Description: This is a predicted structure of a 154-nucleotide RNA (FMN riboswitch aptamer (RFN element)) from Anaerolinea thermophila. Its mean pLDDT, the model's own confidence on a scale to 100, is 81. Lineage of the source: Bacteria > Anaerolineae > Anaerolineales > Anaerolineaceae > Anaerolinea. The sequence was found by an Rfam model in a public genome assembly.
RNA sequence: UAACACCUUCGGGGCAGGGUGAAAGCGCAAUGCAAGACAUUGCGCUCAUUCCCGAUCGGCGGUAAAGCCCGCGAGCGAUCUGCACAAGCCGCAGAUAGCACGAUCCGGUGAAACUCCGGGGCCGACGGUACAGUCCGGAUGGGAGAAGGUGCGA
Numbered sequence: 001u002a003a004c005a006c007c008u009u010c011g012g013g014g015c016a017g018g019g020u021g022a023a024a025g026c027g028c029a030a031u032g033c034a035a036g037a038c039a040u041u042g043c044g045c046u047c048a049u050u051c052c053c054g055a056u057c058g059g060c061g062g063u064a065a066a067g068c069c070c071g072c073g074a075g076c077g078a079u080c081u082g083c084a085c086a087a088g089c090c091g092c093a094g095a096u097a098g099c100a101c102g103a104u105c106c107g108g109u110g111a112a113a114c115u116c117c118g119g120g121g122c123c124g125a126c127g128g129u130a131c132a133g134u135c136c137g138g139a140u141g142g143g144a145g146a147a148g149g150u151g152c153g154a
Base pairs, nucleotide, nucleotide: 004151005150006149007148008147009146010145017053018052019051024046025045026044027043028042029041030040031039032038055134056133057124058123059072060071061070062069067122068121075099076098078096079095080094081093082092083091104120105119106118107117108116126137127136128135
């Protein structure tokens, strides 16, 4: 100290405030009925991190320091292989290809910046629910990778 093998640890953030008020519940009134705790209608109250105003957040590697450049990861189903099973399905592990996932401009500095500085803009899986980047859930999961250690080797 390159490569290789193994082990350990780590490995995602975010609605303050205001407005509206669906469904439902509750209350009141009127009407219906013999009557009511029932039904209908009307009004009121409660009610959204999802709607509207506004607020706010930004995984990993590369590269002049990046949510919006290049690439990776998380989600979804499919096929193949192995494990497991008497066998099939399911399940677990691995591989392959695919689908869905998105979004940036202007000015300045500089050798170099869609990365820095100033300004403006934009984006955000799936299921649930009143329509969700921010709530709940799959997830005490997975994960790109980061740090450290051991072995092997020179």